RNAcentral holds the sequence, with entries from ENA. Predicted 3D model of a 73-nucleotide RNA (transfer RNA) from a Candidatus Omnitrophota bacterium. The same sequence occurs in records of 2 taxa. Its Rfam family is "tRNA". By type it is a transfer RNA.

RNA sequence: AGGCCUGUAGCUCAACUGGCAGAGCAACGGACUCCAAAUCCGUCGGCUGGGGGUUCAAAUCCCUCCAGGCCUG
Numbered sequence: 001a002g003g004c005c006u007g008u009a010g011c012u013c014a015a016c017u018g019g020c021a022g023a024g025c026a027a028c029g030g031a032c033u034c035c036a037a038a039u040c041c042g043u044c045g046g047c048u049g050g051g052g053g054u055u056c057a058a059a060u061c062c063c064u065c066c067a068g069g070c071c072u073g
Stems, first nucleotide, its partner, number of pairs: 001072007010025004019056001027043005049065005
């Protein structure tokens, strides 16, 4: 330098063909317990890496940039 993949909640990951952004863990509150852990119930948490475009509508499609990984030279 070129090619490919990835970027979504604090962490690990979903989201089918463009149509209400979710789960588990963590955190917080409660139940249980002499206390704690475990277990159970509930709650909080996101400008979907940045910018632009297409569309009635974009995590999803297009362009560009950034970051990480792999391959080729």